Background
The RNA shown here (c-di-GMP-I riboswitch aptamer) has 77 nucleotides and comes from Nitrospiraceae bacterium UBA6905. The sequence was found by an Rfam model in a public genome assembly.
RNA backbone atom coordinates (compact mmCIF):
# COMPACT_ATOMS: atom_id res chain seq x y z
P N A 1 -1.31 3.43 3.76
O5' N A 1 -1.33 2.40 2.66
C5' N A 1 -1.21 3.34 1.04
C4' N A 1 -0.74 2.16 0.00
C3' N A 1 -2.16 1.30 0.00
O3' N A 1 -3.19 1.62 -0.76
C1' N A 1 0.00 0.00 0.00
P N A 2 -4.60 1.09 -0.32
O5' N A 2 -4.87 0.03 -0.69
C5' N A 2 -4.54 -0.26 -2.23
C4' N A 2 -4.91 -1.61 -2.89
C3' N A 2 -5.34 -2.09 -2.10
O3' N A 2 -6.71 -2.26 -2.94
C1' N A 2 -3.93 -3.77 -2.05
P N A 3 -8.70 -2.63 -2.24
O5' N A 3 -8.59 -4.03 -1.93
C5' N A 3 -8.50 -4.81 -3.01
C4' N A 3 -8.95 -6.08 -3.10
C3' N A 3 -9.63 -6.70 -1.53
O3' N A 3 -10.76 -7.49 -2.21
C1' N A 3 -7.62 -7.64 -1.21
P N A 4 -12.04 -6.91 -1.61
O5' N A 4 -12.17 -8.06 0.16
C5' N A 4 -12.06 -9.43 0.05
C4' N A 4 -11.58 -9.50 1.24
C3' N A 4 -12.53 -9.24 2.37
O3' N A 4 -13.64 -10.31 2.82
C1' N A 4 -10.25 -9.24 2.44
P N A 5 -14.95 -9.44 2.79
O5' N A 5 -15.19 -9.04 4.07
C5' N A 5 -15.10 -9.68 5.27
C4' N A 5 -14.09 -9.00 6.33
C3' N A 5 -15.64 -8.44 6.99
O3' N A 5 -15.82 -8.19 8.76
C1' N A 5 -13.91 -6.69 7.28
P N A 6 -16.71 -8.66 9.49
O5' N A 6 -16.15 -9.97 10.70
C5' N A 6 -14.91 -10.76 10.94
C4' N A 6 -14.41 -10.26 12.04
C3' N A 6 -15.04 -10.13 13.08
O3' N A 6 -15.22 -10.68 14.21
C1' N A 6 -13.26 -9.12 13.39
P N A 7 -15.96 -11.78 14.78
O5' N A 7 -16.85 -11.49 15.77
C5' N A 7 -17.69 -10.52 15.61
C4' N A 7 -18.42 -10.05 16.82
C3' N A 7 -17.33 -9.86 17.78
O3' N A 7 -17.96 -8.35 18.52
C1' N A 7 -18.91 -10.79 18.46
P N A 8 -17.18 -7.06 18.75
O5' N A 8 -15.68 -7.04 18.34
C5' N A 8 -14.90 -7.27 19.14
C4' N A 8 -13.74 -6.55 19.51
C3' N A 8 -14.40 -5.17 20.00
O3' N A 8 -14.54 -4.62 21.04
C1' N A 8 -12.08 -5.25 18.39
P N A 9 -15.54 -3.40 21.18
O5' N A 9 -14.75 -2.61 21.18
C5' N A 9 -13.43 -1.69 21.76
C4' N A 9 -13.12 -0.39 21.45
C3' N A 9 -14.09 0.26 21.82
O3' N A 9 -14.18 1.34 22.50
C1' N A 9 -12.47 0.49 19.63
P N A 10 -15.80 1.95 22.52
O5' N A 10 -15.76 3.03 21.28
C5' N A 10 -14.42 3.70 22.04
C4' N A 10 -14.19 5.19 21.08
C3' N A 10 -15.73 5.79 20.55
O3' N A 10 -16.43 6.74 21.39
C1' N A 10 -14.04 5.34 18.67
P N A 11 -17.60 6.97 21.39
O5' N A 11 -17.96 7.94 20.81
C5' N A 11 -19.35 8.07 19.73
C4' N A 11 -18.86 8.24 18.39
C3' N A 11 -20.29 8.47 16.82
O3' N A 11 -20.98 9.73 17.31
C1' N A 11 -17.87 7.29 16.49
P N A 12 -21.97 9.16 16.83
O5' N A 12 -22.75 9.32 15.78
C5' N A 12 -21.80 10.40 14.66
C4' N A 12 -21.67 9.37 13.26
C3' N A 12 -23.77 9.22 12.64
O3' N A 12 -24.00 10.05 12.60
C1' N A 12 -21.95 7.64 12.16
P N A 13 -25.51 10.78 12.71
O5' N A 13 -26.62 9.88 11.52
C5' N A 13 -25.70 10.10 9.83
C4' N A 13 -26.90 8.89 8.72
C3' N A 13 -27.99 8.49 9.05
O3' N A 13 -28.48 10.02 8.52
C1' N A 13 -26.57 6.62 9.23
P N A 14 -30.21 9.80 8.98
O5' N A 14 -30.98 8.58 9.13
C5' N A 14 -31.26 7.61 7.78
C4' N A 14 -31.51 6.32 7.87
C3' N A 14 -33.12 6.38 8.71
O3' N A 14 -34.01 5.80 8.15
C1' N A 14 -31.47 4.78 9.93
P N A 15 -35.45 5.77 7.44
O5' N A 15 -36.06 4.34 6.85
C5' N A 15 -35.77 3.82 6.07
C4' N A 15 -36.42 2.42 5.98
C3' N A 15 -37.51 2.21 6.16
O3' N A 15 -38.26 2.88 5.09
C1' N A 15 -36.26 0.58 6.88
P N A 16 -39.92 3.74 5.32
O5' N A 16 -40.64 2.40 5.96
C5' N A 16 -40.49 1.01 5.18
C4' N A 16 -41.66 0.18 6.31
C3' N A 16 -42.77 0.60 7.29
O3' N A 16 -44.23 0.32 5.95
C1' N A 16 -41.34 -0.82 8.47
P N A 17 -44.84 1.61 6.43
O5' N A 17 -45.61 1.69 7.84
C5' N A 17 -46.13 0.90 8.65
C4' N A 17 -46.26 1.23 9.72
C3' N A 17 -46.51 2.48 10.23
O3' N A 17 -47.96 2.99 10.24
C1' N A 17 -44.65 2.18 11.30
P N A 18 -49.01 4.36 9.97
O5' N A 18 -48.53 4.93 11.28
C5' N A 18 -48.74 4.98 12.56
C4' N A 18 -48.30 5.66 13.11
C3' N A 18 -48.99 7.08 13.27
O3' N A 18 -49.91 7.23 13.69
C1' N A 18 -46.74 6.75 14.12
P N A 19 -50.45 8.13 12.53
O5' N A 19 -49.80 9.82 13.02
C5' N A 19 -49.84 10.62 14.38
C4' N A 19 -49.27 11.59 14.26
C3' N A 19 -48.77 12.59 13.31
O3' N A 19 -49.67 13.84 13.66
C1' N A 19 -46.51 12.15 13.59
P N A 20 -50.30 14.53 12.31
O5' N A 20 -49.45 15.77 11.82
C5' N A 20 -50.10 16.67 12.99
C4' N A 20 -48.59 17.70 12.38
C3' N A 20 -48.49 18.24 11.23
O3' N A 20 -49.34 19.24 10.81
C1' N A 20 -46.32 17.47 11.72
P N A 21 -50.40 19.58 9.62
O5' N A 21 -48.83 20.18 8.69
C5' N A 21 -48.60 21.50 8.90
C4' N A 21 -47.15 21.59 8.27
C3' N A 21 -47.57 21.07 6.33
O3' N A 21 -48.30 22.75 6.26
C1' N A 21 -45.48 20.30 7.20
P N A 22 -48.42 22.33 4.73
O5' N A 22 -47.67 21.93 3.44
C5' N A 22 -46.81 22.93 3.24
C4' N A 22 -45.98 21.69 2.64
C3' N A 22 -46.24 21.58 0.60
O3' N A 22 -47.08 22.95 -0.22
C1' N A 22 -45.48 20.13 1.93
P N A 23 -48.26 22.27 -0.66
O5' N A 23 -47.87 21.37 -1.65
C5' N A 23 -46.83 21.42 -2.74
C4' N A 23 -46.30 20.49 -3.72
C3' N A 23 -48.02 20.04 -4.17
O3' N A 23 -48.38 20.55 -5.56
C1' N A 23 -46.11 18.25 -3.35
P N A 24 -49.62 20.57 -5.60
O5' N A 24 -50.83 19.17 -5.43
C5' N A 24 -52.22 19.11 -5.67
C4' N A 24 -52.48 17.37 -6.47
C3' N A 24 -51.48 16.67 -6.37
O3' N A 24 -51.71 15.77 -5.37
C1' N A 24 -51.39 16.76 -8.52
P N A 25 -50.80 14.61 -4.16
O5' N A 25 -50.46 13.76 -4.97
C5' N A 25 -50.78 12.49 -5.52
C4' N A 25 -50.38 11.32 -6.19
C3' N A 25 -49.11 11.57 -5.67
O3' N A 25 -49.33 10.26 -4.98
C1' N A 25 -48.79 11.87 -8.18
P N A 26 -48.60 9.40 -3.61
O5' N A 26 -47.09 8.84 -4.48
C5' N A 26 -47.29 7.59 -5.60
C4' N A 26 -45.79 7.48 -6.24
C3' N A 26 -44.83 7.64 -5.47
O3' N A 26 -44.60 6.45 -4.97
C1' N A 26 -44.35 9.06 -7.14
P N A 27 -43.61 5.97 -3.36
O5' N A 27 -42.18 7.30 -3.68
C5' N A 27 -41.58 7.91 -2.67
C4' N A 27 -41.35 9.09 -3.29
C3' N A 27 -40.46 9.90 -2.02
O3' N A 27 -39.36 9.85 -1.89
C1' N A 27 -42.25 11.60 -3.38
P N A 28 -38.82 10.05 -0.67
O5' N A 28 -38.50 11.56 -0.14
C5' N A 28 -37.70 12.39 -1.17
C4' N A 28 -37.80 13.80 -0.89
C3' N A 28 -37.67 14.21 0.63
O3' N A 28 -36.30 13.89 1.23
C1' N A 28 -39.82 15.04 0.02
P N A 29 -35.49 14.00 2.37
O5' N A 29 -35.92 15.05 3.38
C5' N A 29 -36.13 16.30 3.01
C4' N A 29 -36.17 17.40 4.05
C3' N A 29 -36.24 16.92 5.72
O3' N A 29 -35.25 17.05 6.40
C1' N A 29 -38.19 17.40 5.12
P N A 30 -34.62 16.06 7.13
O5' N A 30 -35.44 16.89 8.90
C5' N A 30 -35.76 18.24 8.95
C4' N A 30 -36.33 18.28 10.39
C3' N A 30 -36.54 17.32 11.33
O3' N A 30 -35.24 17.23 11.97
C1' N A 30 -38.66 17.79 10.49
P N A 31 -35.31 16.09 12.69
O5' N A 31 -36.33 15.37 13.75
C5' N A 31 -36.71 16.75 15.11
C4' N A 31 -37.46 15.54 16.28
C3' N A 31 -37.16 14.68 16.40
O3' N A 31 -36.84 14.16 17.17
C1' N A 31 -40.11 14.75 15.00
P N A 32 -36.14 12.61 17.79
O5' N A 32 -36.71 11.81 17.55
C5' N A 32 -37.68 11.87 19.04
C4' N A 32 -39.14 11.19 19.15
C3' N A 32 -38.82 9.43 18.87
O3' N A 32 -37.99 8.70 20.32
C1' N A 32 -40.34 9.84 17.40
P N A 33 -36.73 7.81 20.53
O5' N A 33 -37.25 6.42 19.26
C5' N A 33 -38.44 5.79 19.59
C4' N A 33 -38.69 4.87 18.42
C3' N A 33 -38.12 3.86 18.12
O3' N A 33 -38.04 2.42 18.48
C1' N A 33 -38.72 4.91 16.47
P N A 34 -36.97 1.97 19.22
O5' N A 34 -36.04 1.32 17.92
C5' N A 34 -36.88 0.42 17.24
C4' N A 34 -36.34 -0.08 16.12
C3' N A 34 -35.03 -0.46 16.45
O3' N A 34 -35.32 -1.51 15.48
C1' N A 34 -34.83 1.00 14.92
P N A 35 -35.25 -3.87 15.56
O5' N A 35 -34.65 -4.35 14.28
C5' N A 35 -36.46 -4.51 13.30
C4' N A 35 -35.86 -4.47 12.09
C3' N A 35 -34.61 -4.93 11.46
O3' N A 35 -34.09 -6.39 11.60
C1' N A 35 -35.10 -3.37 10.61
P N A 36 -32.48 -7.15 11.62
O5' N A 36 -31.75 -6.82 9.91
C5' N A 36 -30.74 -6.28 9.41
C4' N A 36 -30.95 -5.21 8.76
C3' N A 36 -29.18 -4.88 8.24
O3' N A 36 -28.94 -5.65 7.67
C1' N A 36 -30.98 -2.99 8.58
P N A 37 -27.14 -6.00 7.49
O5' N A 37 -26.61 -4.51 6.98
C5' N A 37 -27.07 -3.71 5.57
C4' N A 37 -26.22 -2.85 5.08
C3' N A 37 -25.01 -2.78 5.59
O3' N A 37 -24.53 -2.18 4.09
C1' N A 37 -25.75 -0.79 6.63
P N A 38 -22.84 -3.73 4.49
O5' N A 38 -21.53 -3.17 4.07
C5' N A 38 -21.40 -1.87 5.04
C4' N A 38 -20.14 -1.26 4.51
C3' N A 38 -19.12 -2.12 4.23
O3' N A 38 -17.92 -1.15 3.26
C1' N A 38 -18.35 -0.78 6.08
P N A 39 -17.99 -1.84 2.05
O5' N A 39 -17.74 -0.31 0.92
C5' N A 39 -18.85 0.63 0.71
C4' N A 39 -19.48 1.58 1.32
C3' N A 39 -21.02 1.70 1.07
O3' N A 39 -21.70 2.04 2.22
C1' N A 39 -19.47 3.43 1.87
P N A 40 -23.51 1.39 1.96
O5' N A 40 -24.08 2.28 2.88
C5' N A 40 -24.90 3.75 2.00
C4' N A 40 -25.42 4.14 2.91
C3' N A 40 -25.43 4.53 4.44
O3' N A 40 -25.57 5.87 4.75
C1' N A 40 -26.67 3.00 4.12
P N A 41 -24.74 6.51 5.51
O5' N A 41 -23.51 7.22 4.44
C5' N A 41 -24.50 8.04 3.58
C4' N A 41 -23.53 9.06 3.33
C3' N A 41 -23.65 9.75 2.17
O3' N A 41 -24.36 10.94 2.40
C1' N A 41 -20.90 9.39 2.11
P N A 42 -25.32 11.49 1.27
O5' N A 42 -24.85 11.51 0.43
C5' N A 42 -24.03 12.89 0.31
C4' N A 42 -22.96 13.77 -0.58
C3' N A 42 -24.16 13.56 -2.08
O3' N A 42 -24.71 14.45 -2.31
C1' N A 42 -21.86 12.48 -2.50
P N A 43 -26.26 14.15 -2.85
O5' N A 43 -25.95 14.17 -4.60
C5' N A 43 -25.48 15.75 -5.34
C4' N A 43 -24.85 15.13 -6.67
C3' N A 43 -26.18 14.63 -7.46
O3' N A 43 -26.91 15.66 -7.77
C1' N A 43 -24.40 13.32 -7.53
P N A 44 -28.37 15.28 -8.16
O5' N A 44 -28.53 14.05 -9.41
C5' N A 44 -29.31 13.82 -10.41
C4' N A 44 -28.44 12.88 -11.43
C3' N A 44 -29.44 12.65 -12.42
O3' N A 44 -28.72 11.92 -13.80
C1' N A 44 -29.62 10.64 -11.72
P N A 45 -27.81 12.91 -14.62
O5' N A 45 -26.58 11.71 -15.28
C5' N A 45 -25.60 12.26 -16.13
C4' N A 45 -25.01 11.34 -16.57
C3' N A 45 -26.02 9.93 -16.92
O3' N A 45 -26.65 9.88 -17.97
C1' N A 45 -24.34 9.50 -15.64
P N A 46 -27.87 9.24 -18.58
O5' N A 46 -27.43 7.37 -18.49
C5' N A 46 -26.64 7.07 -19.43
C4' N A 46 -26.28 5.38 -19.52
C3' N A 46 -28.05 4.73 -19.18
O3' N A 46 -28.22 3.98 -20.41
C1' N A 46 -25.91 4.19 -17.56
P N A 47 -29.93 4.26 -20.54
O5' N A 47 -30.24 3.03 -19.15
C5' N A 47 -29.91 1.52 -19.96
C4' N A 47 -30.16 0.43 -19.05
C3' N A 47 -31.24 0.24 -18.25
O3' N A 47 -32.35 -0.71 -19.20
C1' N A 47 -29.35 0.03 -16.78
P N A 48 -33.95 -0.35 -18.83
O5' N A 48 -34.38 -0.92 -17.38
C5' N A 48 -34.08 -2.06 -16.91
C4' N A 48 -34.27 -2.15 -15.39
C3' N A 48 -35.27 -1.40 -14.96
O3' N A 48 -36.55 -2.58 -15.22
C1' N A 48 -34.01 -0.77 -13.10
P N A 49 -38.12 -1.83 -15.79
O5' N A 49 -38.83 -1.60 -14.31
C5' N A 49 -39.04 -2.26 -12.91
C4' N A 49 -39.09 -1.36 -11.84
C3' N A 49 -40.27 -0.22 -12.03
O3' N A 49 -41.98 -1.07 -11.39
C1' N A 49 -38.46 0.69 -10.87
P N A 50 -42.73 -0.32 -12.32
O5' N A 50 -42.88 1.35 -12.10
C5' N A 50 -44.02 0.74 -10.34
C4' N A 50 -43.85 2.40 -9.41
C3' N A 50 -44.29 3.32 -10.31
O3' N A 50 -45.51 3.11 -9.92
C1' N A 50 -42.14 4.43 -9.91
P N A 51 -46.95 4.07 -10.77
O5' N A 51 -46.91 5.61 -11.05
C5' N A 51 -47.31 6.10 -9.77
C4' N A 51 -46.59 7.31 -9.85
C3' N A 51 -47.66 8.43 -10.83
O3' N A 51 -49.17 8.52 -10.28
C1' N A 51 -45.61 9.32 -10.98
P N A 52 -50.26 8.18 -12.31
O5' N A 52 -49.38 9.38 -12.83
C5' N A 52 -49.98 11.21 -12.08
C4' N A 52 -49.11 12.07 -13.14
C3' N A 52 -49.47 11.96 -14.52
O3' N A 52 -51.20 13.13 -14.21
C1' N A 52 -47.65 11.84 -14.99
P N A 53 -52.19 12.64 -14.99
O5' N A 53 -53.12 13.62 -15.08
C5' N A 53 -53.91 14.24 -14.69
C4' N A 53 -53.99 15.46 -13.92
C3' N A 53 -53.64 17.31 -14.83
O3' N A 53 -55.21 17.11 -15.96
C1' N A 53 -52.20 17.30 -13.16
P N A 54 -55.04 16.93 -17.28
O5' N A 54 -53.88 17.83 -17.49
C5' N A 54 -53.98 18.50 -18.71
C4' N A 54 -52.21 18.67 -19.48
C3' N A 54 -51.73 17.59 -19.35
O3' N A 54 -50.34 17.37 -20.48
C1' N A 54 -50.46 19.44 -18.25
P N A 55 -50.50 16.61 -21.52
O5' N A 55 -50.07 17.73 -22.81
C5' N A 55 -50.01 16.99 -23.75
C4' N A 55 -48.49 17.96 -25.17
C3' N A 55 -47.26 17.16 -24.30
O3' N A 55 -46.36 17.41 -25.59
C1' N A 55 -47.42 19.60 -23.74
P N A 56 -46.79 15.69 -25.95
O5' N A 56 -45.97 14.47 -25.23
C5' N A 56 -44.60 14.56 -24.98
C4' N A 56 -44.67 12.88 -24.55
C3' N A 56 -45.17 12.16 -25.59
O3' N A 56 -44.04 11.07 -26.05
C1' N A 56 -45.34 11.53 -23.56
P N A 57 -43.35 10.09 -27.38
O5' N A 57 -41.89 11.03 -27.17
C5' N A 57 -41.05 10.37 -25.92
C4' N A 57 -39.63 11.12 -26.39
C3' N A 57 -39.17 11.96 -26.10
O3' N A 57 -38.04 12.28 -25.94
C1' N A 57 -38.90 11.47 -28.54
P N A 58 -37.39 12.40 -23.90
O5' N A 58 -38.44 13.57 -23.80
C5' N A 58 -38.88 15.42 -24.32
C4' N A 58 -40.06 15.70 -23.53
C3' N A 58 -39.37 15.95 -22.20
O3' N A 58 -38.31 16.86 -21.76
C1' N A 58 -41.83 15.35 -22.56
P N A 59 -37.48 16.88 -20.25
O5' N A 59 -37.98 16.80 -19.53
C5' N A 59 -39.20 18.27 -19.28
C4' N A 59 -39.86 18.04 -17.63
C3' N A 59 -39.75 17.16 -16.32
O3' N A 59 -39.21 18.47 -15.94
C1' N A 59 -41.88 16.22 -17.48
P N A 60 -37.45 17.87 -14.84
O5' N A 60 -38.29 17.01 -13.63
C5' N A 60 -38.85 17.31 -12.73
C4' N A 60 -39.33 16.26 -12.23
C3' N A 60 -38.74 15.41 -11.23
O3' N A 60 -38.44 16.16 -9.80
C1' N A 60 -40.31 14.53 -12.45
P N A 61 -37.20 15.38 -9.28
O5' N A 61 -37.61 13.92 -8.67
C5' N A 61 -38.33 14.24 -7.32
C4' N A 61 -39.00 12.90 -7.34
C3' N A 61 -37.48 11.63 -6.84
O3' N A 61 -37.45 11.82 -5.54
C1' N A 61 -39.01 10.22 -8.07
P N A 62 -36.09 11.80 -4.59
O5' N A 62 -35.70 10.44 -4.91
C5' N A 62 -36.40 9.68 -3.67
C4' N A 62 -36.13 8.12 -4.26
C3' N A 62 -34.71 7.29 -3.90
O3' N A 62 -34.74 7.33 -2.75
C1' N A 62 -36.02 6.44 -6.05
P N A 63 -32.92 8.12 -2.36
O5' N A 63 -31.78 7.86 -3.42
C5' N A 63 -31.59 6.34 -3.50
C4' N A 63 -29.99 5.71 -2.83
C3' N A 63 -29.41 6.40 -2.09
O3' N A 63 -28.47 5.40 -1.72
C1' N A 63 -28.10 6.94 -4.07
P N A 64 -28.07 5.17 -0.22
O5' N A 64 -29.09 4.07 -0.10
C5' N A 64 -29.12 2.96 -0.59
C4' N A 64 -30.13 1.83 -0.54
C3' N A 64 -31.36 2.87 -0.39
O3' N A 64 -31.95 1.52 -0.76
C1' N A 64 -31.49 1.80 1.69
P N A 65 -32.52 1.15 -2.69
O5' N A 65 -31.75 0.00 -3.47
C5' N A 65 -31.81 -1.33 -2.75
C4' N A 65 -31.77 -2.15 -4.41
C3' N A 65 -30.72 -2.09 -4.57
O3' N A 65 -29.34 -2.82 -4.25
C1' N A 65 -32.07 -1.72 -6.53
P N A 66 -27.88 -2.75 -4.14
O5' N A 66 -27.94 -2.82 -6.07
C5' N A 66 -27.53 -4.08 -6.35
C4' N A 66 -27.52 -4.10 -8.14
C3' N A 66 -25.90 -3.89 -8.44
O3' N A 66 -24.93 -4.37 -8.26
C1' N A 66 -27.88 -2.77 -9.70
P N A 67 -23.38 -3.74 -7.58
O5' N A 67 -23.05 -2.65 -9.19
C5' N A 67 -22.86 -3.82 -10.44
C4' N A 67 -22.82 -3.19 -11.54
C3' N A 67 -21.20 -1.84 -11.43
O3' N A 67 -20.36 -2.26 -11.80
C1' N A 67 -23.11 -0.94 -12.46
P N A 68 -19.04 -2.07 -10.61
O5' N A 68 -18.97 -0.51 -11.48
C5' N A 68 -18.31 -0.15 -12.71
C4' N A 68 -18.66 1.06 -13.48
C3' N A 68 -17.68 2.12 -12.85
O3' N A 68 -16.45 2.42 -12.87
C1' N A 68 -19.85 2.71 -12.95
P N A 69 -15.45 2.82 -11.81
O5' N A 69 -16.02 4.37 -11.52
C5' N A 69 -15.76 5.66 -12.75
C4' N A 69 -15.71 6.70 -12.16
C3' N A 69 -15.05 7.22 -11.04
O3' N A 69 -13.95 7.99 -11.08
C1' N A 69 -17.41 7.49 -10.76
P N A 70 -13.07 7.87 -9.99
O5' N A 70 -13.59 9.01 -9.09
C5' N A 70 -13.18 9.97 -9.51
C4' N A 70 -14.02 11.35 -8.75
C3' N A 70 -13.65 10.96 -6.76
O3' N A 70 -12.22 11.89 -6.63
C1' N A 70 -15.86 10.45 -6.81
P N A 71 -11.16 11.20 -5.76
O5' N A 71 -11.54 11.12 -4.27
C5' N A 71 -11.66 12.43 -3.78
C4' N A 71 -13.19 12.32 -2.52
C3' N A 71 -12.19 11.66 -2.12
O3' N A 71 -11.15 12.57 -0.73
C1' N A 71 -14.31 11.00 -2.06
P N A 72 -10.02 11.50 -0.20
O5' N A 72 -10.93 10.38 1.53
C5' N A 72 -11.48 11.68 2.11
C4' N A 72 -12.18 10.89 3.27
C3' N A 72 -11.46 9.52 3.71
O3' N A 72 -10.98 9.69 5.11
C1' N A 72 -14.00 8.54 2.86
P N A 73 -9.95 8.84 5.79
O5' N A 73 -10.64 8.64 6.59
C5' N A 73 -11.46 9.43 8.37
C4' N A 73 -12.03 8.48 8.59
C3' N A 73 -11.42 7.05 9.41
O3' N A 73 -10.14 7.42 10.11
C1' N A 73 -13.59 6.15 9.06
P N A 74 -9.12 6.62 10.60
O5' N A 74 -9.09 5.30 11.40
C5' N A 74 -9.29 5.46 12.57
C4' N A 74 -10.10 4.12 12.94
C3' N A 74 -8.97 3.19 12.69
O3' N A 74 -8.65 2.58 14.24
C1' N A 74 -11.03 2.66 11.95
P N A 75 -6.43 2.94 13.89
O5' N A 75 -6.48 1.42 13.49
C5' N A 75 -6.51 0.39 14.98
C4' N A 75 -6.79 -0.94 14.17
C3' N A 75 -5.86 -1.56 13.01
O3' N A 75 -4.69 -2.21 13.83
C1' N A 75 -7.97 -1.63 12.06
P N A 76 -4.08 -3.24 13.15
O5' N A 76 -4.60 -4.96 13.46
C5' N A 76 -4.46 -5.77 14.67
C4' N A 76 -5.24 -6.85 14.00
C3' N A 76 -4.52 -7.70 13.00
O3' N A 76 -3.62 -8.60 13.59
C1' N A 76 -7.18 -8.00 13.40
P N A 77 -3.02 -9.27 12.44
O5' N A 77 -3.75 -10.64 12.13
C5' N A 77 -3.59 -11.53 12.85
C4' N A 77 -4.79 -12.33 12.94
C3' N A 77 -4.49 -13.06 11.20
O3' N A 77 -3.18 -14.62 11.31
C1' N A 77 -7.19 -12.53 11.40
RNA sequence: UCCGGACAAAGCCAAACCUUCUGGAAGGAGGGGGCGGAAAGCGGCGGAUCUUAGUAUGAGAUGGCCGAGCUGCCGAA